[in-house]
The prediction has a mean pLDDT of 84. This is a predicted structure of a 74-nucleotide RNA (c-di-GMP-I riboswitch aptamer) from a Pseudomonadota bacterium. Its Rfam family is "c-di-GMP-I riboswitch aptamer". From the family's description: GEMM was predicted in a large-scale screen for bacterial structured RNA regulatory elements. Genes associated with GEMM are involved in a diverse array of functions, including chemotaxis regulation, signal transduction, secretion and chitin. Of the family's consensus pairs, 94% are formed in the model.
RNA sequence: ACAAGCUAAAGCCAAACCUGCCGAAAGACAGGGACGGAAAGCCACGGAUCUCAACAGAUAGUCGGGUUGCCUUC
Numbered sequence: 001a002c003a004a005g006c007u008a009a010a011g012c013c014a015a016a017c018c019u020g021c022c023g024a025a026a027g028a029c030a031g032g033g034a035c036g037g038a039a040a041g042c043c044a045c046g047g048a049u050c051u052c053a054a055c056a057g058a059u060a061g062u063c064g065g066g067u068u069g070c071c072u073u074c
Base pairs, nucleotide, nucleotide: 003073004072005071012037013036017032018031019030020029022027035061041067042066043065045064046063047062048059049058050057051056
């Protein structure tokens, strides 16, 4: 460096639910909370799902892809 995530440690994120707030909605954001996570960091590029009469929008904790990155080396 590549690959891997059994064990350990340090730190990290935070589902459901509750409160506030924005939105037509899906849903986002903030606080509490902790089911889980080794990219549950970031990017809607492809599929998928959801909202919408439509335009269009949402989900990265739906899968793939791209990109960056902590610890460890059985």